[in-house]
Predicted 3D model of a 71-nucleotide RNA (transfer RNA) from Lyngbya sp. PCC 8106. Its Rfam family is "tRNA". Rfam classes the family as a transfer RNA. The sequence is in RNAcentral, with records from ENA, MGnify and Rfam.

RNA sequence: GUAGGGAUGGUGUAACGGUAACAUUUCGGUCUCCAAAACCGACGAUCUAGGUUCAAAUCCUAGUCUCUGCG
Numbered sequence: 001g002u003a004g005g006g007a008u009g010g011u012g013u014a015a016c017g018g019u020a021a022c023a024u025u026u027c028g029g030u031c032u033c034c035a036a037a038a039c040c041g042a043c044g045a046u047c048u049a050g051g052u053u054c055a056a057a058u059c060c061u062a063g064u065c066u067c068u069g070c071g
Base pairs, nucleotide, nucleotide: 001070002069003068004067005066006065007064010024011023012022013021018054026042027041028040029039030038047063048062049061050060051059
């Protein structure tokens, strides 16, 4: 240089164009003599900017970062 993939809570991953889900971390509670474990609950996210659409994490365009192949 070129082709393709990826970017979603603090972390690891889901998500037919129609309520952003699960686990874990953190916090609170139950239990316990105390703690751990277990159980219950809460908080917290769509890489950026435009476009299409009644409606975009999802489709389109451009950009940023990153991974892989080729050169």